[in-house]
RNA sequence: GCCCGGGUGGCGUAAUUGGCAGCCGCGCCUGACUUAAGAUCAGGUUCCGUAAGGAGUGUGGGUUCAACUCCCACCCCGGGCA
Numbered sequence: 001g002c003c004c005g006g007g008u009g010g011c012g013u014a015a016u017u018g019g020c021a022g023c024c025g026c027g028c029c030u031g032a033c034u035u036a037a038g039a040u041c042a043g044g045u046u047c048c049g050u051a052a053g054g055a056g057u058g059u060g061g062g063u064u065c066a067a068c069u070c071c072c073a074c075c076c077c078g079g080g081c082a
Stems, first nucleotide, its partner, number of pairs: 001081007010026003019065001027045006046055003058074005
């Protein structure tokens, strides 16, 4: 330099003929149980904001009524070729 795969919560991941962004697991927080803890069970858990609201899928553009998903450029990680 060229080719392929990937980048989504604190972490690992799901979500595609384009249609409510965040499923499931772990972790964390609160409570129950316990002398206490562990295990188990119940609820909660993206960010900003007092609120109304707003933002958010690596970054910036584009297409579209609508983009995690399609297109372009770039950044980062992994693999292959030279």